Source information: This is a predicted structure of a 361-nucleotide part of an RNA (large-subunit ribosomal RNA, domain IV) from a Patescibacteria group bacterium. Its mean pLDDT, the model's own confidence on a scale to 100, is 89. RNAcentral holds the full RNA, with entries from ENA. Rfam family: Bacterial large subunit ribosomal RNA. Rfam links the family to the GO terms structural constituent of ribosome and ribosome.
[in-house]
Context: one part of a larger RNA
């Protein structure tokens, strides 16, 4: 010097990202217990008082229940009543005693207030994250009529389910309370006996190639023209499904939810008016917020002093209604701020014990 324990004057969070760590508290009985509340809770709220030993009451209350006695009967190792021996044995009251200390050791909640998030108990990154993340009961939409939908498998087959729409699958939301506005133009999904487009198939008008034969031509050929049947190549009209176009519906489907200008008898502001655009222009509620850039916004509270915190305001850069909105008792090894108690966290160090380090062997 390091680590592990312990003590510490005065102060008591001045430490620090943060009271991290440590300290405080801790048991039983009794007293007493607020806001709020879903009336269950909150609550061990908080805050207090008592606690050891001896004597007396008094071996008391209570527990157990022997011998003996009585009655009955199925005369038995019987039943019922009585009886109180012996054993055991609190708690209270009164009086007294000792100590620094009486839940004397060990074990053994610190408490209160505010706000955020998540209702809750649960689950999770085995080995840096336990949370506000996941789940959850509840809510909603949607698919599925059973050989169900859906999933695994090439298939057979299996799960779903030895279930049957109060069932099963998928998606979103997430107790409870009050609610959940407007937009179907885009994308998706659902519906639509018409119309447009259209693969494939059917169809086969028509055209081409080849070529018997005929004609021309030649001494004979070559070559040229016409060209039946067959074979073959191309092929129009017409007809033909889904899809797409088209017409509707649907937002607890994916999603979206404006701008400019003017106006009131101080000023300011604009209930009001005008205009442009849109599918429709953000309703209720909340709001510098886990969201606010400017920003330490402004005002109020708390402090001597507060970029955090709480309450307001609304100018919402860029909240907003099941990608749910706003509240909410209870709950939380969650996060923020404050207070009481308490402390070596600190002012600021010191000392004690132990283990290392160090020196020697």
């Nucleotide at each position: 010097c390091u680590c592990c324990a312990g003590u510490u004057a005065a102060g008591g969070a001045a430490c620090u990202c943060u009271g991290c760590a440590a300290a405080u508290u801790a048991c039983u009985a009794c007293u007493g217990u607020a806001a709020c509340u879903u009336c269950g809770g909150g609550a061990g709220a908080a805050a207090g008082u008592a606690g050891c030993c001896c004597g007396u009451u008094a071996g008391u209350a209570g527990g157990u229940g022997a011998a003996g006695g009585a009655u009955c009967u199925u005369u038995a190792c019987g039943a019922u009543c009585u009886g109180g021996a012996g054993c055991u044995g609190a708690g209270g009251a009164c009086g007294g005693g000792g100590g620094c200390a009486c839940a004397a050791a060990a074990u053994a909640g610190g408490g209160g207030g505010u706000a955020g998030c998540g209702a809750c108990u649960g689950u999770u990154u085995a080995a840096c994250a336990a949370a506000a993340a996941c789940a959850c009961a509840g809510g909603a939409c949607u698919c599925u009529g059973c050989a169900a939908a859906c999933u695994c498998g090439u298939a057979a087959g299996a799960g779903g389910a030895a279930g049957u729409a109060u069932a099963g699958g998928g998606u979103c939301u997430g107790a409870c309370g009050c609610c959940u506005g407007c937009c179907c133009g885009g994308u998706g999904c659902c519906g639509g006996a018409a119309g447009g487009u259209c693969a494939u198939g059917a169809g086969g008008a028509g055209a081409g190639g080849u070529c018997a034969a005929g004609g021309g031509g030649u001494u004979a050929a070559a070559c040229c023209c016409u060209g039946a049947a067959g074979c073959u190549u191309c092929g129009a009209a017409u007809u033909u499904a889904a899809g797409c176009c088209c017409c509707g519906g649907u937002a607890a489907a994916c999603g979206g939810c404006g701008g400019c200008c003017g106006u009131a008898a101080c000023u300011a502001u604009a209930a009001c008016g005008g205009u442009c655009c849109u599918a429709a222009g953000g309703u209720a509620g909340c709001g510098a917020a886990a969201u606010u850039c400017c920003u330490u916004g402004u005002c109020g509270g708390g402090u001597a002093a507060g970029u955090u915190c709480c309450g307001a305001c609304c100018u919402g850069c860029a909240c907003g209604a099941a990608u749910g909105g706003c509240g909410u008792a209870a709950c939380g090894a969650c996060u923020u701020c404050c207070c009481c108690a308490c402390u070596g966290u600190c002012u600021c160090g010191a000392c004690u014990g132990g283990a290392g380090a160090c020196u020697c062997a």